[in-house]
Predicted 3D model of a 343-nucleotide part of an RNA (large-subunit ribosomal RNA, domain IV) from a Dehalococcoidia bacterium. It was read from a public genome assembly.
Context: one part of a larger RNA
RNA sequence: CCUUCGUUAAGGAACUCUGCAAUUUGGCUCCGUAACUUCGGGAGAAGGAGCGCCCUUGGGGGUGAUGGACUUCGCGUCCUGAGCGCCCGGGGGCCGCAGCGAGCCGGUCCAGGCGACUGUUUAACAAAAACACAGGUCUCUGCCAACCCGUAAGGGGAUGUAUAGGGGCUGACACCUGCCCAGUGCCGGAAGGUUAAGGGGAGAGCUGUAAGGCUUGAACCGAAGCCCCGGUGAACGGCGGCCGUAACUAUAACGGUCCUAAGGUAGCGAAAUUCCUUGUCGGGUAAGUUCCGACCCGCACGAAUGGUGUAACGAUCUGGACGCUGUCUCAACGAAGGACUCG
Numbered sequence: 001c002c003u004u005c006g007u008u009a010a011g012g013a014a015c016u017c018u019g020c021a022a023u024u025u026g027g028c029u030c031c032g033u034a035a036c037u038u039c040g041g042g043a044g045a046a047g048g049a050g051c052g053c054c055c056u057u058g059g060g061g062g063u064g065a066u067g068g069a070c071u072u073c074g075c076g077u078c079c080u081g082a083g084c085g086c087c088c089g090g091g092g093g094c095c096g097c098a099g100c101g102a103g104c105c106g107g108u109c110c111a112g113g114c115g116a117c118u119g120u121u122u123a124a125c126a127a128a129a130a131c132a133c134a135g136g137u138c139u140c141u142g143c144c145a146a147c148c149c150g151u152a153a154g155g156g157g158a159u160g161u162a163u164a165g166g167g168g169c170u171g172a173c174a175c176c177u178g179c180c181c182a183g184u185g186c187c188g189g190a191a192g193g194u195u196a197a198g199g200g201g202a203g204a205g206c207u208g209u210a211a212g213g214c215u216u217g218a219a220c221c222g223a224a225g226c227c228c229c230g231g232u233g234a235a236c237g238g239c240g241g242c243c244g245u246a247a248c249u250a251u252a253a254c255g256g257u258c259c260u261a262a263g264g265u266a267g268c269g270a271a272a273u274u275c276c277u278u279g280u281c282g283g284g285u286a287a288g289u290u291c292c293g294a295c296c297c298g299c300a301c302g303a304a305u306g307g308u309g310u311a312a313c314g315a316u317c318u319g320g321a322c323g324c325u326g327u328c329u330c331a332a333c334g335a336a337g338g339a340c341u342c343g
Stems, first nucleotide, its partner, number of pairs: 001338008010329002014327001019324001027051005036041001038172001052094009062084002067079004095099001107322007114314002119131002135170007147156003173309004178239003183236002185232005192227003198221002203216005240258005267301001268298001279295005
């Protein structure tokens, strides 16, 4: 010096990306316990007090020795209540720094983001806000179901039958889920257009003396599909620009105009989204690019690729506080095992 431990004056997070790590807390009994809440919870909230041993004593259960009484004599019934052990107490006393004397054995609180929750996951760098989830919704499927595996037979679905089964999206619960069907998809329609094989054969060519044979072939008739006509957004998706205007100024309820299929509704908003940006104001700090509350100028939120809330939950992420500490100021000493020397 390294690893793993123990202790530490004063201070107590000043350390650091971050209290990472390590302390603190810890058991039982009693007291006491807030916001919020889906009335279950939150909650062991928080915060307090007590705890050993000896003597003595009260009460309540349990067991029931012994003795006694009765006896239809039975392994019967009743009374008595010792001893042992359990629970709840009262009084007095003793010792230590310390009585859950070691060990086992929650640190706590406030606020916010995300995800409702318990679960699942990258075996061996990621456990999460990812996946799943009950619940919601769309769609397919009438049974030899749809769908899946298989060339097929056959099998699964299912010894099920639309309160069932498959697929997609969303993701408890509460309040909600706006406008656009022009494009794409899907569904429906069948009048017309287009159109394959096929049908059809006007004609034409070659050949033969001929009958004929071999080719070629225009109209016209020909499905689905596409064109076309409608519908459909919890289908893929999309949801404007410029100019002017109010008796200070500023702003623009209002007006004009262009474009579009329609121009973003409610709610939320510098956000897991905000470039400018450490936006501005407020809070917290002596001091705050983080955090919380607001504002709205949303570069580039927005409604099941769900929007906004939300109790409970989380080895989740962010900010703050108390407690506590060798994380630090700033290091010291000790222990064990290495390293090192000799062998």